[in-house]
RNA sequence: CGGAGAGUUUGAUCCUGGCUCAGGACGAACGCUGGCGGUGUGCCUAAAACAUGCAAGUCGAGGGAGGGUUGGCCCGUAGCCAACUACGGGACUUCAACUCUACCGGCGAACGGGUGAGUAACACGUGGGUAACCUGCCCUGAAGACGGGGACAACCUCGGGAAACCGGGGCUAAUACCCGAUACCCUCCUUGGGAGGCAUCUCUCGGGGAGGAAAGAUCCGCAAGGUUCGCUUCAGGAGGGGCCCGCGGCCUAUCAGCUAGUUGGUGGGGUAACGGCCUACCAAGGCGAUGACGGGUAGCUGGUCUGAGAGGACGACCAGCCACACUGGGACUGAGACACGGCCCAGACUCCUACGGGAGGCAGCAGUUGGGAAUCUUGGGCAAUGGGCGCAAGCCUGACCCAGCGACGCCGCGUGAGGGAUGAAGGCCUUCGGGUCGUAAACCUCUUUCGGGGGGGAAGAAGCCGCAAGGUGACGGUACCCCCAGAAGAAGCCCCGGCUAACUACGUGCCAGCAGCCGCGGUAAGACGUAGGGGGCGAGCGUUGUCCGGAUUUACUGGGCGUAAAGAGCGCGUAGGUGGCUUGCUAAGUCAGAAGUGAAAUCUCCGGGCUUAACCCGGAAACUGCUUUUGAUACUGGCAGGCUAGAGUGGCAGAGAGGCAAUCGGAAUUCCCGGUGGAGCGGUGAAAUGCAUUGAUAUCGGGAGGAACCCCAGUUGCGAAGGCGGAUUGCUGGCUGCCAACUGACGCUGAGGCGCGAAAGCGUGGGGAGCGAACAGGAUUAGAUACCCUGGUAGUCCACGCCCUAAACGAUGGAUGCUAGUCGUCGGAGGUAUCGACCCCUUCGGUGACGCCGCUAACGCACUAAGCAUCCCGCCUGGGGAGUACAGUCGCAAGGCUGAAACUCAAAUGAAUUGACGGGGACCCGCACAAGCGGUGGAGCAUGUGGAUCAAUUCGAUACAAACCGAAGAACCUUACCCAGACUUGACAUCGAGUGAAAGGCGCAGAAAUGCGUCCCUCUACCCACAAGGUAGACACGUAGACACCUGUUGCAUGGCUGUCGUCAGCUCGUGCCGUGAGGUGUAGUGGUUAAGUCCCGCAACGAGCGCAACCCUCAUCCCAUGUUGCCAGCGGAUAAUGCCGGGCACUCAUGGGAAACCGCCGGUGUAAGCCGGAGGAAGGUGAGGAUGACGUCAAGUCAGCAUGGCGGUUACGUCUGGGGCUUCACACAUGCUACAAUGGGCGAAACAAAGGGUUUGCAAUAUCGCGAGAUGGAGCUAAUCCCAAAAAUACGCCCUCAGUUCAGAUUGCAGUCUGCAACUCGACUGCAUGAAGGCGGAAUCGCUAGUAACCGCAGGUCAGCAAUACUGCGGUGAAUACGUUCCCGGGUCUUGUACACACUGCCCGUCAAGUCACCCGAGUUGUCUGCACCCGAAGUCGGUGGCCUAACCGCAAGGAAGGAACCGCCUAAGGUGUGGGGAGUAAGGGGGACUAAGUCGUAACAAGGUAGCCGUACUGGAAGGUGUGGCUGGAUCACCUCCUU
Repeated sequence: CGGAGAGUUUGAUCCUGGCUCAGGACGAACGCUGGCGGUGUGCCUAAAACAUGCAAGUCGAGGGAGGGUUGGCCCGUAGCCAACUACGGGACUUCAACUCUACCGGCGAACGGGUGAGUAACACGUGGGUAACCUGCCCUGAAGACGGGGACAACCUCGGGAAACCGGGGCUAAUACCCGAUACCCUCCUUGGGAGGCAUCUCUCGGGGAGGAAAGAUCCGCAAGGUUCGCUUCAGGAGGGGCCCGCGGCCUAUCAGCUAGUUGGUGGGGUAACGGCCUACCAAGGCGAUGACGGGUAGCUGGUCUGAGAGGACGACCAGCCACACUGGGACUGAGACACGGCCCAGACUCCUACGGGAGGCAGCAGUUGGGAAUCUUGGGCAAUGGGCGCAAGCCUGACCCAGCGACGCCGCGUGAGGGAUGAAGGCCUUCGGGUCGUAAACCUCUUUCGGGGGGGAAGAAGCCGCAAGGUGACGGUACCCCCAGAAGAAGCCCCGGCUAACUACGUGCCAGCAGCCGCGGUAAGACGUAGGGGGCGAGCGUUGUCCGGAUUUACUGGGCGUAAAGAGCGCGUAGGUGGCUUGCUAAGUCAGAAGUGAAAUCUCCGGGCUUAACCCGGAAACUGCUUUUGAUACUGGCAGGCUAGAGUGGCAGAGAGGCAAUCGGAAUUCCCGGUGGAGCGGUGAAAUGCAUUGAUAUCGGGAGGAACCCCAGUUGCGAAGGCGGAUUGCUGGCUGCCAACUGACGCUGAGGCGCGAAAGCGUGGGGAGCGAACAGGAUUAGAUACCCUGGUAGUCCACGCCCUAAACGAUGGAUGCUAGUCGUCGGAGGUAUCGACCCCUUCGGUGACGCCGCUAACGCACUAAGCAUCCCGCCUGGGGAGUACAGUCGCAAGGCUGAAACUCAAAUGAAUUGACGGGGACCCGCACAAGCGGUGGAGCAUGUGGAUCAAUUCGAUACAAACCGAAGAACCUUACCCAGACUUGACAUCGAGUGAAAGGCGCAGAAAUGCGUCCCUCUACCCACAAGGUAGACACGUAGACACCUGUUGCAUGGCUGUCGUCAGCUCGUGCCGUGAGGUGUAGUGGUUAAGUCCCGCAACGAGCGCAACCCUCAUCCCAUGUUGCCAGCGGAUAAUGCCGGGCACUCAUGGGAAACCGCCGGUGUAAGCCGGAGGAAGGUGAGGAUGACGUCAAGUCAGCAUGGCGGUUACGUCUGGGGCUUCACACAUGCUACAAUGGGCGAAACAAAGGGUUUGCAAUAUCGCGAGAUGGAGCUAAUCCCAAAAAUACGCCCUCAGUUCAGAUUGCAGUCUGCAACUCGACUGCAUGAAGGCGGAAUCGCUAGUAACCGCAGGUCAGCAAUACUGCGGUGAAUACGUUCCCGGGUCUUGUACACACUGCCCGUCAAGUCACCCGAGUUGUCUGCACCCGAAGUCGGUGGCCUAACCGCAAGGAAGGAACCGCCUAAGGUGUGGGGAGUAAGGGGGACUAAGUCGUAACAAGGUAGCCGUACUGGAAGGUGUGGCUGGAUCACCUCCUU
């Protein structure tokens, strides 16, 4: 015995902080569904209106009267007629019994039942008081009940009225009424004694006087008398009530003052009783920040729900109290009422009416209408419990007990149990294998609760009546028990993205929809809808609403305020709170014991009763509270006394920009005068406006005036803060040190209050040099209401008076104590020492830097705390709306202070982290710039692209990183596009059955595809002698269906491949360490070094991986091996000539293998790594080039290369064919080629490569022909052998001589060649002719650092041919320049700022325009609540009253007493008039606010945001905003100064 958290702010993190969820509960409602029982519960809204019935009567044993029935009596009839019986009638009441009632009378009707409108109050709760009171019926005790009297109802009669009902006259009884007697007693007056108490007083024992009662009925009895029930008086009790008091429990201060019977007194009245309760007079009080008065809301409590508790919310049912009864007022009766089912009056409403008048009050039980999301039967019974009356029987009882309706709640039960695998069918999914629903079903065996049928059948009952026997149950033929049949009649709802248990398919395609929060849906949705499956609960399940919880998110338990929301701008001080050491007393707080109370029910525990449970019963505990009392005295408080450590006073010193006033001073600016001087000055990024020959600026002299005080000057000083700075004088506040003489807690804080309070601003009057909002002009700009410049008014200054706000900041309230140090500095004191005031040490007070513990979300703070504690004040509770509106208050105004809500969002915020970014910083690289060389951009053409066009100009690629890109070859083909003609299992693949050919040749039609005809007509293997036939296969044809096919779609579903940053030097991991964490460290370093995260040093890191480098290929040197097709030095042979031949492999070369280079050596330098120089070497510091591309980025590119999921098409989006198109052309762009010429062009003749390619169709020599392209022809070559093949630039010679040319070659004409089925659209080439633009190219822009650029040609792939000037390679000739890193671009590292994280192509502000919503103001207007004044004034109590009326008593009578009606008066409900206040609705128009994918204008803020930003204030502007003035750092960067640390 008791405490759980999660989602959501971010790229990620920690914190702050709000929103949301999981739980429980309900008098509920709604949706879907619904078998039974028990037990509870059911108008939360219109305290709205009510038809109908019932809910309070009873007593005949109080009374008179009347009626009914029966009997009796009499008469008649009938039956034998005597008795008796039946029927009818009668007198009637003389008789008896029973019974009914209107009326008089008694008691009850004030209980019970309903509701919660009002009420914030002694209404309620709790505890007290009543010495200030009452109490019918009941109980106890005491005493009594005697004698009389007069009426009034009913009734009778007359009359009025529609009715309700009323009036006159007459009769009458009583337990009705009245009088008298008696008085133990009671009350009052008076008087004497005793006792007590809390003031007034109370109790008690006497004396005297006055006053006060009553009712009978019943039964027994002949009677006397008695029984029972009543009656009267007094005392007491019990129970009930009245009044008073302490304490307790809502919101609002944007309600701060309220109050005239108000507060008190005296007299009087009134009441059961105290009292301003009422009245007259007197006094002027009473209440209030401990919240009066006002406004709003509300019945209160036991309790209920929730919660660990403390609390919070609620006040249905049950129980206690209160209030109300159509609304408002009033009294009567009574023990009790100001009275739910009584009365009177007024009002509203409804009903009846003969219009004259009447009647009514469901917030009793049912029920109706209305309202509403919503709440039941016009039931049975008094059997039980309880109540009223009665002697009793009994009557009455919509209280109550039961039943009915509603899954509205709680509780219990059932809808079957066991077996059952071919894991059936079927559904769904599928990777097509299977999986799953699933032992689930079927089927077999069994059971029978509940429900159905049948039979039996209670307890609840005791009282009461009665001698006794016996009788009394609404529920109910119910509960319960037994029997029967049969698995038979009985399952749904919500959910399945995370929180949160549960997953797939299809449909849909930011649509439809979902959603509690986060969020899902834009073609593969576990989030929408459906299905299958699954999860949860189950006669229910979900949703909505409300409350508590979670929420330590109002924090007492149990929070905060430097930067997140939050310390008042500062002080003085009132109330209040709080307070040093010590002694005594007290006992208020505090603690302990006891007593009383804390209703019952509820909750908890134990036990018991219904088969269990819910439910019910008994007991205990508890009710944490209040009151009383007895003790304790440590602490707090109170009272009294003492002390000196706090505080203050005093004495002696001291520092200071503390304040106020007056006076004085010099420098500088400006202005004025004069002199000199002579052309500009001034100003800026550059200018201009402006000033100046009427003499400026400059300079000298003189003068005027105002403002501010250089140096000293210092994280120095003073002040509470704002703030204070030349000097002197006067007045004045505070502070510090030392001494310890005095006071003796006098202290601290401080709601309200009061004072001070920068700058700007306001008023009045001065003053005005400089500066300078506004304003003007000049610039800048797209604009420039700005930044810059020239001017310049308020203002800035003074006096007096206001204003009262600032980033009024240390963003840190004040006070006190405690808690490591170190180093500065200012002001004192002391010690040591001394010549000394130096130095050193100690100490007090201030002011700084660093730093430990501790604290902190972190940053940071750290004896000047943001640490540890105490006291007091102020303030905060998500962001926006908003410091706004309204209201109040202050102000001359500007405006200040106080200060919301609707609505809206799911965040807003703080600190720190990693990135990215900066018109931040540092360092470093790169053909990045610079230095150079050559280009592009201008021309013509080629090619690609955009655009346009078109039937189609197929598609893709789009900054760098698309654009001679895919395409290493578009005339057909390709080809994907268009037109036309065709085919439909298809041009192609696999499978079934059938046929036997198909192909091919020829002919016809056609543009072809294709179609028709004809010729030809199967092959292989096996069975089988052959043939025929069969089987199988191949091939083909036509055929059914599965399917093929698709360059159709999605590169944002994908694989693979690729581009780019970038060949940049980076990107990570393990362990350890640091940090709450993201993360950091490693990988840092103002250290060196490198091409490099290359290496070294160093270091809380130590290692490792992917990258770098190296290993691989090519080139450069040498060596070895091998020499044919290569080579030829030497030997031989041959030729016109040639390695042509023999021969040889030496050389070149080829192929393979190896060596060589490592800062290795030397010098210098450096700790080292390394760097610089040198030698040697073919090569020197990576030797040159290539291949090689880290983690990743761009949803980069590609579904059209290929592959591939999904989707789509299927006589077409597939396939075939012919033709056309992709080749168009006003234009624009990109990449190139050729040029513009003389470093050139042309001609002639001469020389030197490398690397490639070549046989199905190739390369092709010599030769011949052609001017030429080429043709003929074909040796050789399957290639170190032959061929393509001529290298070109170059060098030499000649011509051209600066011109649109002997430059350039476009365009066009004619004639040809070649390829090809075919060169018209649309090929290349040749010859002749033609001979355009173009004279080196604007802004801008590209490549390249050495065998590079530039120039020159050669080859190859693709390919029939070609668009190639492209691309990929090859060699030849062969430069210039780099001071350097300021700048442009890109990148790397470190650092800094950030409101960015889709990451600056970011974020984001305000006006304007549009829509929606809520709000504020608003001429007014509508109804409502309320204050005040006045008018009118019902009923009624009270008071008064001439006359009037009247049975009881007095009186012979007259009359009196007393009463009544009537009238008058006070009070007063409703009503009316006027005037205020509060809140609400509505409104033309006005105002801002919030929200709303893609509107307009600008660019204010975030980076130094491009003028640092922000705060207050003033002016000003379309708007953000700008400017002035003062302030802040919550400003980057650089420099300097000071200080600190090491």
Molecule: small-subunit ribosomal RNA
Organism: soil metagenome